[in-house]
RNA sequence: GCUCUUAUCGUCUAGCGGUUAGGACAACGGGUUUUCACCCCGUAAACUUGGGUUCGAUUCCCAAUAAGAGCA
Repeated sequence: GCUCUUAUCGUCUAGCGGUUAGGACAACGGGUUUUCACCCCGUAAACUUGGGUUCGAUUCCCAAUAAGAGCA
């Protein structure tokens, strides 16, 4: 330099164009308990950035950025 893959709550991860963007762990609040832990209930928290297509984009296209793999 070229090609390919990936980027979603604090972490890990699901999501085949119309989802309330779901789940686990963690955090916070409450219940239970003499207290802590366990357990139960609840709350908050995310689509890398900029364009494009579309009535509508986390999803499709282009570019950038970052991470990884291969070739040279």
Source information:
The RNA shown here (transfer RNA) has 72 nucleotides and comes from Tetrahymena thermophila. It is recorded under the gene name trnE. NCBI's taxonomy places the organism under Eukaryota, Alveolata, Ciliophora, Hymenostomatida, Tetrahymena. RNAcentral records the identical sequence in 2 taxa. Rfam family: tRNA. The family's RNA type in Rfam is transfer RNA. The RNAcentral record of the sequence draws on ENA.